The RNA shown here (transfer RNA) has 77 nucleotides and comes from a Brevinematales bacterium.
RNA sequence: GGGGAUGUAGCUCAGUUGGUUAGAGUACUGCCCUGUCACGGCAGGAGUCGCGAGUUCGAGUCUCGUCAUCCCCGCCA
Numbered sequence: 001g002g003g004g005a006u007g008u009a010g011c012u013c014a015g016u017u018g019g020u021u022a023g024a025g026u027a028c029u030g031c032c033c034u035g036u037c038a039c040g041g042c043a044g045g046a047g048u049c050g051c052g053a054g055u056u057c058g059a060g061u062c063u064c065g066u067c068a069u070c071c072c073c074g075c076c077a
Base pairs, nucleotide, nucleotide: 001073002072003071004070005069006068007067010026011025012024013023019057028044029043030042031041032040050066051065052064053063054062
């Protein structure tokens, strides 16, 4: 340098043909429970869907650019 994959909550991951409120588990906070902790129950908070732009009535999803990580190939030494 060329090609490919991944990027969504603190972490691990879903998200259907673009469709109206972005979710699960775990973690976290409060309360209940308990002599205490854990377990369990109830409630709650947490998101620039990597970033920027475009298409569209509407984008996590499509297009372009770009960044990070990983893999393959090539080049120089």
Taxonomically the source falls in Brevinematales (Bacteria, Pseudomonadati, Spirochaetota, Spirochaetia).